The RNA shown here (transfer RNA) has 73 nucleotides and comes from a Candidatus Rokuibacteriota bacterium. Rfam family: tRNA. It is annotated as a transfer RNA. Model confidence (mean pLDDT): 82 of 100. The source organism's lineage runs through Bacteria, Bacteria candidate phyla and Candidatus Rokuibacteriota.
RNA sequence: GGCCGCUUAGCUCAGUCGGAAGAGCGCCCGUUUCACAUGCGGGAGGUCGUAGGUUCGAGCCCUACAGCGGCCA
Numbered sequence: 001g002g003c004c005g006c007u008u009a010g011c012u013c014a015g016u017c018g019g020a021a022g023a024g025c026g027c028c029c030g031u032u033u034c035a036c037a038u039g040c041g042g043g044a045g046g047u048c049g050u051a052g053g054u055u056c057g058a059g060c061c062c063u064a065c066a067g068c069g070g071c072c073a
Stems, first nucleotide, its partner, number of pairs: 001072007010025004019056001027043005049065005
């Protein structure tokens, strides 16, 4: 330098046919316990990497760029 894959909550990851975002763990509160842990209930937490484009409507489609990983040279 070229090609391919990935980028979504603090971490690890889902997200169907484009109709507007979820899980587990972690964190906080309540409950349970003499207390802790476990269990149970509830809650907070997201510019969906960035910027454009297409569309009535984009996490999802298109383009460029950035970061990470792999292969080739």